[in-house]
RNA sequence: GAUUUAUAAAGAAGUGGCGAGAGACAGGCUCUUUGACCCACUGGCAACCCUCCCUAACGGAGAAGGUGCCAAUUCCUGACCGGGCAACAUGGUGUUGUUUGGAAAUAUAAAUU
Numbered sequence: 001g002a003u004u005u006a007u008a009a010a011g012a013a014g015u016g017g018c019g020a021g022a023g024a025c026a027g028g029c030u031c032u033u034u035g036a037c038c039c040a041c042u043g044g045c046a047a048c049c050c051u052c053c054c055u056a057a058c059g060g061a062g063a064a065g066g067u068g069c070c071a072a073u074u075c076c077u078g079a080c081c082g083g084g085c086a087a088c089a090u091g092g093u094g095u096u097g098u099u100u101g102g103a104a105a106u107a108u109a110a111a112u113u
Stems, first nucleotide, its partner, number of pairs: 001113008013042005021031003025078004043070003048066002050062004074105001080102010
């Protein structure tokens, strides 16, 4: 890097270093020299792996260790498919807007490669 499965509305910041962009991509919007992003240390959140109890399956408790995470719902929307509503045009029906669900995309974990 690829594949599969699961999860993504909750939760959790201080200090030091650096010094200009950052929030994946596009648009929007936001953060940022009152120092963001990133890095280190400390602290914390969570509970995927893990430990214990229980079970047919579910489930409950824990947090030493391996990851992850600690602005904004994955910050919001996004090719595509379906449902609702509205407007417009119409012979059938379609177009546009809006809302909702799915899919896709992204991230993380676990397993395989």
Source information: This is a predicted structure of a 113-nucleotide RNA (SAM riboswitch aptamer (S box leader)) from Pedobacter sp. ASV12. It matches the Rfam family "SAM riboswitch aptamer (S box leader)". Gene Ontology term of the family: regulation of gene expression. NCBI's taxonomy places the organism under Bacteria, Pseudomonadati, Sphingobacteriia, Sphingobacteriaceae, Pedobacter.